RNA sequence: AACUUACUAUAAGCGCCAGAACUAAACAAGUUUGUUUAGUUGACGAGGAGAAGGACGAUCGAAGCUUUCGGCGGAUGCCUUCCAGUUGUUCUGCACAGCUGAGACUCGAUUCUUAAAACAGAAGGGUGACUUUCUGCACAAAGGGAUAGAGAUGCAGACCG
Numbered sequence: 001a002a003c004u005u006a007c008u009a010u011a012a013g014c015g016c017c018a019g020a021a022c023u024a025a026a027c028a029a030g031u032u033u034g035u036u037u038a039g040u041u042g043a044c045g046a047g048g049a050g051a052a053g054g055a056c057g058a059u060c061g062a063a064g065c066u067u068u069c070g071g072c073g074g075a076u077g078c079c080u081u082c083c084a085g086u087u088g089u090u091c092u093g094c095a096c097a098g099c100u101g102a103g104a105c106u107c108g109a110u111u112c113u114u115a116a117a118a119c120a121g122a123a124g125g126g127u128g129a130c131u132u133u134c135u136g137c138a139c140a141a142a143g144g145g146a147u148a149g150a151g152a153u154g155c156a157g158a159c160c161g
Stems, first nucleotide, its partner, number of pairs: 014073004019069001020041009044061003050082005083101006090158006105151003109147005119136007
C1' cells in the first nucleotide's frame, strides 16, 4: 500500500424514554381493572454553522384541538469579545456606525421562491399496538433573491478639475 473478515459510526427540528397512553402473553380479581414480562407511540416540514466564552422555555409556519401530552439530552438561534472582510458614490490609511462569514449598510415599494406531514391510493413487515416504502393531489410563514427609488461619517494623504 492492496485485499478479506468482524465490529463501531452515519442523526441536528435532531436523538432518547424513568411518566403517560396503547399492544401481546401469563397470573390475579371478576367484566373491566390490576400485577409481571416483552413491546409500540412519543413534532410535519421550511430556515439555520468564522472562532472563543456565556446565558437560555433557540426562529418560522403546517396539521391538530384526545398524546405534536410530559420529560431528558443535544443544537447551526441569541449576547459579549476577537479575527477576516464589506457598505458609508474616485483611491489609500486610521477611527466611527452598520452589515457579512461567500456574502456583505438602512428604509419602505414591487416582484420571484417545487414545503412536508396531513388526505387519497398501492405494496411490504408485525399475533398486535404499530411501522417501512412508493404514487397522486394540494396548501404556509419566517427567511432569501431581483428591480428601481430614498437615505447613510470624520480626520489625514493621493489623484482629478
The prediction has a mean pLDDT of 78. This is a predicted structure of a 161-nucleotide RNA (glmS glucosamine-6-phosphate activated ribozyme aptamer) from Bacillus oleivorans. The source organism's lineage runs through Bacteria, Bacillota, Bacilli, Bacillaceae and Bacillus. Of the family's consensus pairs, 89% are formed in the model. The sequence is in RNAcentral, with records from Rfam. Its Rfam family is "glmS glucosamine-6-phosphate activated ribozyme aptamer". It is annotated as a riboswitch. On this family, see Hampel and Tinsley, Biochemistry 2006: "Evidence for preorganization of the glmS ribozyme ligand binding pocket".